[in-house]
RNA sequence: AACGAACGCUGGCAGCGUGGAUUAGGCAUGCAAGUCGAACGGGAAUUACUUUAGAAGCUUGCUUGAGUAUGAGAGUGGCGGAAGGGCGAGGACAAUAUGGAUAAUUUGCCCGUAAGCUGGGGAUAACUCAGGGAAACCUGAGCUAAAACCGAAUGUGGUACGCUAUGACAUCAUAGCGUCACUAAAGGAGGGGACUCGUUAUGAGCCUUCUGCUUAUGGAUAAGUCCGUAGAUCAUCAGCUAGUUGGUGGGGUAAUGGCUCACCAAGGCAUUGACGAUUAGCUGGUCUGAGAGGACGGCCAGCCGCACUGGGACUGAGAACUGCCCAGACUCCUACGGGAGGCCGCAGUCGAGGAUCAUUCGCAAUGGACGAAAGUCUGACGAUGCGACGCUGCGUGGAGGAUGACGGCCUUCGGGUUGUAAACUCCUGUCAUGAGGGACAAAGAGACCUGCGAUGAUAUCAAGGGAAUAAGAUGGUACCUCAAGAGGAAGAGACGGCUAACUCUGUGCCAGCAGCCGCGGUAAUACAGAGGUCUCAAGCGUUGUUCGGAUUUACUGGGCGUAAAGGGCGCGAGGCGGCUAGGUGUGUCAGAUGUGAAAGCUCCGGGCUCAACCCGGAAAGUGCGUUUGAAACUGCUUAGCUAGAGUAUGGAAGGGGAGUGCGGAAUACAAGGUGUAGCGGUGAAAUGCGUUGAUAUCUUGUAGAACACCGGUGGCGAAGGCGGCACUCUGGGACAUUACUGACGCUGAGAGCGCGAAAGCAGAGGGAGCAAACAGGAUUAGAUACCCUGGUAGUCUCUGCCCUAAACGGUGUACACUCGUGGUUGGGGGAUUUCACCCCUCCAGUCACUUAGCAAACGCGUUAAGUGUACCGCUGGGGAGUACGGUCGCAAGACUAAAACUCAAAGAAAUUGACGGGGGCCCGCACAAGCGGAGGAGCAUGUGGCUUAAUUCGAUGCAACGCGAAGAACCUUACCCAGGUUUGACAUGAUCUGCACCGUCCAUGAAAGUAUUCCUUCGAGGGUAUCUCAGGUGCUGCAUGGCUGUCGUCAGUUCGUGCCGUGAGGUGUUUGGUUAAAUCCAGCAACGAACGCAACCCCUAUGAGAUGUUGCCAACGGGUAAUGCCGGGAACUCGUCUCAGACUGCCCAUUUACAUGGGAGGAAGGUGGGGAUGACGUCAAGUCAGUAUGGCCCUUACAUCUGGGGCUGCACACGUGCUACAAUGGUCAGUACAGAAGGUUGCAAUACCGUGAGGUGGAGCUAAUCCCCAAAACUGGCCUCAGUUCAGAUUGUAGUCUGCAACUCGACUACAUGAAGCCGGAUUCGCUAGUAACGGCGUAUCAGCUACGACGCCGUGAAUACGUUCCCGGGCCUUGUACACACCGCCCGUCACAUCAUGAAAGGUGUCUGCACCCAACGAUGGUGGCCUAACUCGCAAGAGAGGGAGCCAUUAAAGGUGUGG
Repeated sequence: AACGAACGCUGGCAGCGUGGAUUAGGCAUGCAAGUCGAACGGGAAUUACUUUAGAAGCUUGCUUGAGUAUGAGAGUGGCGGAAGGGCGAGGACAAUAUGGAUAAUUUGCCCGUAAGCUGGGGAUAACUCAGGGAAACCUGAGCUAAAACCGAAUGUGGUACGCUAUGACAUCAUAGCGUCACUAAAGGAGGGGACUCGUUAUGAGCCUUCUGCUUAUGGAUAAGUCCGUAGAUCAUCAGCUAGUUGGUGGGGUAAUGGCUCACCAAGGCAUUGACGAUUAGCUGGUCUGAGAGGACGGCCAGCCGCACUGGGACUGAGAACUGCCCAGACUCCUACGGGAGGCCGCAGUCGAGGAUCAUUCGCAAUGGACGAAAGUCUGACGAUGCGACGCUGCGUGGAGGAUGACGGCCUUCGGGUUGUAAACUCCUGUCAUGAGGGACAAAGAGACCUGCGAUGAUAUCAAGGGAAUAAGAUGGUACCUCAAGAGGAAGAGACGGCUAACUCUGUGCCAGCAGCCGCGGUAAUACAGAGGUCUCAAGCGUUGUUCGGAUUUACUGGGCGUAAAGGGCGCGAGGCGGCUAGGUGUGUCAGAUGUGAAAGCUCCGGGCUCAACCCGGAAAGUGCGUUUGAAACUGCUUAGCUAGAGUAUGGAAGGGGAGUGCGGAAUACAAGGUGUAGCGGUGAAAUGCGUUGAUAUCUUGUAGAACACCGGUGGCGAAGGCGGCACUCUGGGACAUUACUGACGCUGAGAGCGCGAAAGCAGAGGGAGCAAACAGGAUUAGAUACCCUGGUAGUCUCUGCCCUAAACGGUGUACACUCGUGGUUGGGGGAUUUCACCCCUCCAGUCACUUAGCAAACGCGUUAAGUGUACCGCUGGGGAGUACGGUCGCAAGACUAAAACUCAAAGAAAUUGACGGGGGCCCGCACAAGCGGAGGAGCAUGUGGCUUAAUUCGAUGCAACGCGAAGAACCUUACCCAGGUUUGACAUGAUCUGCACCGUCCAUGAAAGUAUUCCUUCGAGGGUAUCUCAGGUGCUGCAUGGCUGUCGUCAGUUCGUGCCGUGAGGUGUUUGGUUAAAUCCAGCAACGAACGCAACCCCUAUGAGAUGUUGCCAACGGGUAAUGCCGGGAACUCGUCUCAGACUGCCCAUUUACAUGGGAGGAAGGUGGGGAUGACGUCAAGUCAGUAUGGCCCUUACAUCUGGGGCUGCACACGUGCUACAAUGGUCAGUACAGAAGGUUGCAAUACCGUGAGGUGGAGCUAAUCCCCAAAACUGGCCUCAGUUCAGAUUGUAGUCUGCAACUCGACUACAUGAAGCCGGAUUCGCUAGUAACGGCGUAUCAGCUACGACGCCGUGAAUACGUUCCCGGGCCUUGUACACACCGCCCGUCACAUCAUGAAAGGUGUCUGCACCCAACGAUGGUGGCCUAACUCGCAAGAGAGGGAGCCAUUAAAGGUGUGG
C1' cells in the first nucleotide's frame, strides 16, 4: 500500500459497486423450459351469434335442442429442453494461453445458387370397454388422424467405378468426360375470374402469394482432431513401459490415429527429470514494486471440468443440472407386495463456521425459446430491499463576539489553559422533515390510410410512409418549487523512542501495558482515571493475509582466509574455448505483414450538478507466426597456421612409489663369570624387583622394531604422505637444444573409477620396546584422572575391508596481467680461474619484508585475499550433521539429509577497562629480622544475642563494636507506665483585657495544674478567647544539600592543537636511565598546558640583630636564716619580632644528560625531623537523630507537660582497654629533675584537725608575678621464689564529698576480707629513632562521676632490617579473555517436579491406491433365435418368403468380494 475480510467502539444522507472464501455437507416449500390449433384426431365448461317458410315446450322471451365462432386440460407430431443460469470437486494434462495445421473433418436453425415436391399403403396414441395395483403405474380388446411410419416412381444432382488435365506434400485435391449400378420429398395458410368434378358445403381441382419439405452446392456460425512453445513443488520418487513402440491387414469414426483386433518385429520414454507422490481449475487480468520481480486468479469476460457417487448407452445437427437404464449410499411414501427423489438454478432452511443478504416486484427495457402473427414462457435479465463490506461525494452551520464569564484541569499561587470556544448579536438553508408539481428510460406493435413489387388481377401478400389506440416493475422515485427552524446529525485511536501529540491524580515488580526496544519495586509524560493535545473522520482501531522495505536467493543486484560458506585428492557427461580464409545463415540485428477477443491499465474527448461510475476514440499489450534483407560476433562446415597443448633428444637433482638383500647403535631376554645388599621410583613415598644373589659390570647368543649425527621455513609427491645402506623395476617434474604433431585445450554436477593419516574390523603370522582396557601403589574431601609399578589388545608383515580427520595455507582448479628488496634449492648462460667459490644474468621451485590495490578489521600483497576470464557448494542461532527413508559396510559406522519446537540474537575483528593459582619492573612495618602486646585470668567499656512494660535510635568486613556520647542518678531522653493540656512548651499577625511576679491555700500517690491575692501607670512584658497557624528525634541518606570515611599522601587524572585510525580510540602519558614522586634527563609525531607531586604556611634543630617585664643574674654594690630579696645590669637562659642558614652550592668517581655513590665544611646533607595540606574518581559507603531540605504521614495526637521507671536488666559470644601473674620485682625510708595546660560560680598557699578521703580557714592571683604540679630514676634497708610482704577481684563494716535526691544507679577513704591468675591454643596487632617500650603530668566535657576512654605534654630510652622467594595492598608495561553489575564475573552437566513439541514402540483403526483371482447388473457388439412378427414380394385364399424381434450364449464391463503389497 492492498483485501469477497472478521472483531471492538461508534454511526446522518446520497450515488456506484459488492456480499456463503468453510461441509462439491443434508435439504421442507414455491418458482427457474416451454411453445405451436397456420402439422393432426378431437374438444369439457363459458361467452357471443344464428335457429328464416325449415325443431319442441310454453309464461312470446325464456328453457331445452341443433349449428357457427371462441377454447382450458390431456394426446400424436414439429422445434426447443446441448442455450441461458450455477459451482470449482476432479484434473499437472484428453486442460489452459499463444501461434499454426486439417490436402484427415462435421455443422440444425440463418443467407445465397441449381433442381424438385408424382402416386400409394398399413398402423398407432388419444378415446371407449374390461381387468390388475395401496400407490407409481400397468395389461388386454376395439375405433381413428397427420408434415408420425413404410414401399414405389423420377434423378437436376450426389455416391461408386474408369479415363484425362492441372496443382501439390506421399496417401491425395480440383475440374472435365463416360457408365451397368445405388440414392429424395409433405404438406399447410390467404385470395381468386372462367372451366371441370362433387356426398351440395362458406367444398375440391385449377391460378396465384406466402410458408414448409427434398437433393446437391457455396457462405456464415459453431464444433471435432493434430502439432510447436509457455507456465507448480518433491530425487528422502531413478528407472518406467506388453497395446507397451513400430509395421501389415481387417474393423470403427464426421474424421487422423493402437482408437480397436489378428499377425510380425522388439522396440519406446528418461538427469533438457521419465515413472511416482503432493498441491492446483487455466487465462485476460488483480495487488504490490522505481523496475526486474513476487503473490493471487473473488466480481466481469474467454476456455475447460462437474451436476447425489460410479458405470452405460439411446435420441439428435449437436448430449445430457431440473432426459433414460443399471449398481451403491442417503432421505421420503407404503396396505410391506412395492415405489418416489436429487437446490454446485433463484429465494429460503438446518448443520459446521470468526464470517456473508429477501422464501420481494416485473417481464416495462435488453436478450433467449416457440409461433405466420397477436402472443406465451423466461428467478436470464431489469429493479427494489438488507449489510459502513468497499470506492466516491455532501452535511453536522457561517460571520462577529474579551470582563478573556462560569465550570474543569494545572499552578512557582502571580497566574496559565480549555478559549472566540461558549453565552450573546446578525445571517444562511445543503442534507434530513412537511407540502405541491413531476421526468428520461417507449424503440417498437398496431385497426385504418397510402404504396414500390409479386401476380392475369383494383383481390391477397410483402418492403416503405402516415396514424386513432393501449402498454412503466422501479415510482409519485430522480429532479424542481415552497415552508419552518441552527433547529435532527461525531466519533475512534494515539500522546516514552521509532512517530505528530504532556501534565496531574491513583497504584507501588501489585494491578496491568507491550509491534520492537522495553515500562511498573512511593515523586510512572509507558499501567488506570482526568484535563489538555495530536491524527484521521462516518468512520476509527485491532486481528488475519499478500507484496514492499529485504541488495535477506543478489538477472538487474551479494558473498565464501578468520563472520554462514572451497568438495580430502585425482580421472570422466555438460559448459567454455587460440590464429587466418571461404561457404552457410542456427543464434543475433533491421524492415514489412498477420495475429495478440472484449473489458481492464495509460492518454485524449464526452455524459450523470462534481467525483466514484459510465460512453467514444487512440495508444499499449515488451509475445507468437509469415516474409524480405544484413553478416561483425556465435554456431555449423571446408581448407590452412603455430603462439596453447603434446612428442622426441641431452646432461643433471630428488626421504616420489614397489620389491629383494645387507648394516651398526640402543633395548629386552637367555647362558656364563665377577660381586653384595640393596635396586627402582618420586614433590615426597609406596606398590614392584632382590640373599633361590637383584641393581652394577664383563663375555657370548637370540629377538623384534626404529633408523642418532648429516637435517636445513632444504628436497620429492595430486593429496594422504615420504628419511640407515645397496640392487632391480617404475611414475612425475625442472632446465637446455633443435626437430615433429597441429587446438589434440580448460573445467567438471550427478552416476561411475582410483587413491586416501590414525584408529578400527576379518584371517594368517610376528611380538623387543611402547601402550588404550585392566590391576596395584600414591595424591585427594573423593580421584573411575594427572604421578609411579606392572600390563593385554594394538603398534610390525601379508591378504581383504573400513573411507573418516583442525584430510588446514582453515585460501577450489586453469590461464593472463600488475612496483621492488633480500635469502635459499635445481638447471643454463656470461665473466673469471690451475680447478673452484664470490660476482652478473635467464628459467623453474621455496622463504621473509614491502609499493599500488584490496579488506569490517586483522591482514594479503607476482606462490594475492590485487585486476580479469572459464567451470562446482552456502543463506540467523539452537534443534542437528540429528530423526525417518534410501545406498554402502562383517561390525563399528559412513554418505545423503529434514521437521516440529524454541530464542532475539548467535557470530567476526578490533578498542578501553577489569580480572588471571600469566609474565616483567617497582614500592609499602607487606613479609623477613627484632621489640612489646592481643587471644588464657579478673575488672572496665562497647556490640551481638537473650530478657523486658521499656531495655529509645543510629553505626555492621577492612572503612561498625572506649563509635555519634568532650561525661544517662533527676534533667539530658528521643523509650515504657501513670496522670494532665489542646492555638498548644516555642514563632508571627489581628481583636480584647490592668494581668505578670512573689507568698499562701486547695487539689493530687507526687507533680503538672487551678483558685485567691496585688504593685507600677509608660505598656515593655503577661493573661483570656477566636482565627491565621504552631509542633513532630514520625518515614524515606535509594529524592537531596552540606559534612565525613575509604582506596591513599597512592602517583596518578586530564585538556588544547597537531598527527594516526572508517570508527570505538590511540599518540602525548609509551621506551632507556633516574627519583619518595607523571621527580628529572635523553630519545620519540608530537608540541604545549591544567589538577595532583614538590615548594610556598606552622612547629622544631643553629646563629645573628632588636627589645628587656611579670622572665634572667655574669660582673659591681647592698641585704637575709635562706631565696634576684634590693640597687642596678642587658652579658647568659628565656619570651617576642625581624633576619641568616642547606642550594647536590664545592671536591672525587661514574654519566651524553639528569642523577647516584663517597668526601669536605657545617648546628643541620641530600624532601634535616614533624604537622597542616587529600587530584579525576570509586563504594546508590555513612549521616533526614547536629543543622538545612523535596515528598509522604500525625493534628484532643506520632504534639506537649509532669511523677516514676528504663537506656546500667544477664545462661552466653565478640571487640577495645586497664591491672596482674612478680626479684629488671614488691615494700619502707631518703634524695632529685619536667613540659604543656588551666584558674573569679575559679585555682587556692602557709597554718591547724583527721589514719585517710577530707574538713576548718582564706595570704595571693583576672595570672611569664599567685595557685595547681610529677613519677619512673637514684641511695639505703627488708622480702628470697611461695599463689608469696606477688596480685588485687569480691564481700562486710565505718566514713568523706557533690547534689532537691546517691535504693534501683555516683566517686572516693579507712579497716577487715583476699577470688581467678605462675606469661596464655589455633591465630593475630603495633612499631624503623628521640621511634617502640616504660613512667608520670595536664586539659575538655562536668554539681559529682563509671576517665582504666579521648586529646595533649614531658621524663627514661632500646633492638633489628640479610633481602624481595612467599602472604597482603598498591603503581607501570605487556599478554590471554566467552568478564563489562567487570572473577563475589561468566558458565556446564546430571538429578527432582510440572508442562509442551518431536522421534520410536507390541499392537489397533480409517482413507486412498497397485497387483492377482472370484462374482458380474444395465448397455453395446457378435452368435443363435425350434418362439413372436401390420406395411414389401408371391399367392384367389390359406399360407410361404424377405426382413425384424423377444429369449438364450459369448465377449466387454461398473459396483461388490477374497488374498497380498504401498